[in-house]
Record summary:
Large-subunit ribosomal RNA, domain II from Exilispira thermophila, 693 nucleotides, folded computationally. The coordinates come from a structure-prediction model, not an experiment, and the mean pLDDT is 85. Its Rfam family is "Bacterial large subunit ribosomal RNA". Rfam links the family to the GO terms ribosome and structural constituent of ribosome. The organism belongs to Exilispira, within Bacteria.
Context: one part of a larger RNA
């Protein structure tokens, strides 16, 4: 892991609601007692008690009333609805209370054969090295000290086996081993190692101290018990069909992943509302707008005050391209500004529609109280986030189907079942791939389409305004572009062309005291301007459509889903078809609800069945309803069964499903109907439990 078996809302008592039955202004017995041919049963007895039939008041007390009070006023609670006993079902409480699951806490015991320390008594340490004190002899001295030689054999001394340890590396890591192997390494006469016997015990021991060790586990051992500890937490919780169907919000919470109350769902009963639109009346201070208020804030004017300058011995006077209150003009800004002010919304009424599976109330049962994205309106953030937090819609949640290549939250659309019928939505119609290589008119040349900004550009199409032009424009070509004059100043020089100021006059068709290049300065080239040639449009500035550049990333084209597409298969505008979904329609079928009718029962209400019509049937948590199957009992001294029970394997068949039935084979002795009662009553999950493989 698979298969088989097993595995979770039970039981007792009390309360509460619904329902059934009995009796009913009453209902009911409990313990106990008696009877029984059936003995955990049944029948009889047993009014003690309980509930109800009257309440009000703290009470005395009064009573359909009573209390408050001075009150006869007012007000509060009552009066005007039948209960009670037992059963069943939903729910609650107390109990382990749906099942499994802690880490832990406490009590009583068991452990020092592992290990820590200690006590008693034994054992062990190859070999080698070093050579302390002391001793002897010699030298030496007045005597010593001292020196030398030999001797001697000390040491938590040295090297190194046994023994004890465990440094480093590698291997091993479902190991050969629940701590090892190989190589290497530390101690090895010592605070050494070790045998045997003994001592210390769990908030205790022991510890050369690491929270170490106390039997492979120790920040409090192990065993048993309290014990089914507790678990606002995680996981699991077993057959079917039908009807309805949420929430992720508010307030409070030692509260925030839990609760209580409310909101939203469901069921029953009772009532009659509820919703949309229109109209009418009301409400408001948002969007916008505005600047009268509160503030903010720009320019100008006017003008206190101040700064700075000047005059004066001072008082003071005066100037001001400085700062600036108030005031005036002009133009603005504001969530916490408003003289104003919508659209919506909300409230009320009326009308007209819709709805009755609606809406309100009461009662029983819940779940939810982590929400997500998206459009719009805001706050926070950086007008960041698949960010966060509100409001208001939608979808998902709990929603399948079609589209968006692929996708919870986007677009279309809400799946009762069947149909190789039909029409459509979003989106599409060259091909993958269902449907137009459709039609008309434009645009784009960038594969733009099929990613991006500021900014940039004789891209291209359309459009507007202005100017020039057959008295010849624009571009090109030919020619002129002069004189006073090298103007004045400056300068070493300054001659149109370093710079400063000025910028005239003449000739003329035209020509600047000069547009640029150039020279040391001149020179030279050129432009403005003019004539000629040519012969028809030219120039400038805007607007709009579609394009261009701006444009660099990490595995591989990779920024249309792919192929591919250029008067399109791109973009804009228009038109006609078609495809396209679980949407609409058509045909057939099932179920629910409401209404109506018919039949049966009945005194009636009503209930059941059938028919017709209308509407409805996505669904998680959850509420409600109806069933299937299993085991045991009654039915049953009955029925089935060796002419083959239960069980098993397979096929066929019936039913909307759980399931039922039949047949064949197997099996070899038991099984059991309608109806009814009671439950150890349904498994795929719990890292479930047991077994097999």
């Nucleotide at each position: 892991g698979c298969c088989g078996g097993u595995g979770a809302g039970u039981u007792a008592c009390u309360c509460u609601a619904u329902u059934g039955u009995g009796c009913g202004a009453g209902g009911u017995u409990a313990a106990g007692g008696g009877g029984u041919a059936g003995u955990a049963g049944c029948c009889c007895u047993g009014a003690a008690g309980c509930c109800g039939a009257a309440g009000g008041g703290a009470a005395a007390c009064c009573g359909a009333g009573u209390c408050u009070u001075a009150a006869u006023a007012g007000g509060g609670c009552g009066u005007u609805a039948a209960g009670u006993a037992c059963g069943a079902u939903g729910g609650a409480g107390u109990a382990g209370a749906c099942c499994c699951g802690a880490a832990g806490c406490c009590a009583g015991g068991u452990g020092a054969u592992c290990u820590a320390u200690c006590c008693a008594u034994g054992g062990c340490c190859a070999g080698g090295a070093u050579g302390a004190a002391g001793g002897u002899g010699a030298g030496g001295u007045a005597g010593a000290a001292c020196u030398c030689a030999c001797u001697g054999g000390a040491g938590g001394u040295c090297c190194g086996a046994a023994c004890c340890g465990g440094u480093u590396a590698c291997g091993g890591u479902u190991a050969a081993a629940a701590a090892c192997g190989u190589a290497u390494c530390g101690g090895a006469u010592g605070a050494g190692c070790u045998g045997u016997g003994g001592a210390u015990a769990g908030g205790g021991g022991u510890g050369a101290a690491a929270g170490g060790c106390c039997a492979a586990a120790c920040a409090a051992a192990c065993c048993u018990g309290g014990c089914g500890a507790u678990a606002g937490c995680u996981g699991g919780u077993u057959c079917u069909c039908c009807c309805c169907g949420a929430a992720a919000u508010g307030c409070u919470u030692u509260u925030a992943g839990g609760a209580g109350c409310a909101g939203c769902c469901u069921u029953a009963u009772g009532g009659a509302g509820c919703u949309a639109u229109a109209u009418a009346g009301g409400u408001u201070g948002u969007a916008g707008a505005g600047c009268g208020c509160u503030g903010a804030a720009u320019g100008g004017g006017c003008u206190a005050g101040g700064g700075c300058g000047g005059a004066g011995a001072g008082a003071u006077c005066u100037g001001u391209a400085c700062c600036a209150a108030a005031c005036c003009c002009a133009a603005c800004c504001a969530a916490a500004c408003u003289u104003c002010g919508a659209a919506u919304g909300c409230c009320u009424a009326u009308a007209c529609a819709g709805u009755a599976u609606u809406u309100c109330a009461u009662a029983g049962g819940a779940g939810u109280g982590a929400g997500a994205c998206u459009g719009c309106g805001g706050g926070g953030g950086a007008u960041a986030a698949g960010c966060u937090u509100c409001g208001u819609g939608g979808u998902c949640g709990a929603g399948a189907g079609g589209g968006a290549a692929a996708g919870a939250g986007c677009c279309c659309a809400g799946a009762c079942c069947g149909u190789u019928g039909u029409c459509u939505a979003a989106g599409g119609u060259c091909u993958c791939g269902a449907a137009u290589u459709a039609u008309u008119g434009g645009c784009u040349a960038a594969g733009u389409g099929g990613g991006a900004a500021a900014g940039g550009a004789u891209g291209u199409a359309u459009u507007a305004u202005u100017g020039c032009c057959a008295a010849g424009a624009c571009a090109g070509c030919c020619a002129g572009g002069a004189g006073g004059u090298u103007g004045g100043c400056u300068u070493a020089g300054a001659g149109g062309c370093a710079g400063c100021a000025a910028u005239c006059c003449u000739u003329g068709a035209a020509a600047g005291a000069g547009u640029g290049c150039g020279u040391a300065a001149u020179a030279g080239c050129u432009c403005a301007c003019u004539g000629g040639u040519c012969g028809a449009g030219c120039a400038a500035u805007g607007a709009u459509g579609c394009g261009c550049c701006g444009a660099a990333g990490a595995u591989g084209u990779a920024a249309c889903g792919g192929g591919u597409c250029u008067u399109a298969a791109g973009c804009c505008a228009a038109u006609a078809a078609c495809c396209g979904a679980a949407g609409g329609c058509a045909c057939g079928g099932c179920a629910g609800u409401a209404u109506a009718g018919u039949a049966u029962c009945u005194g009636g209400a009503u209930a059941u069945a059938c028919u017709a019509u209308a509407c409805u049937g996505g669904g998680u948590a959850g509420g409600g309803g109806a069933g299937c199957a299993u085991u045991c009992g009654g039915g049953a001294a009955g029925c089935c069964g060796a002419a083959g029970a239960a069980g098993g394997u397979a096929a066929g068949u019936u039913g909307u499903a759980a399931a039922g039935c039949u047949u064949a084979c197997u099996g070899g002795a038991g099984g059991c109907a309608a109806c009814u009662g009671a439950a150890g009553a349904g498994a795929g999950g719990a890292u479930g439990c047991c077994g097999g493989c």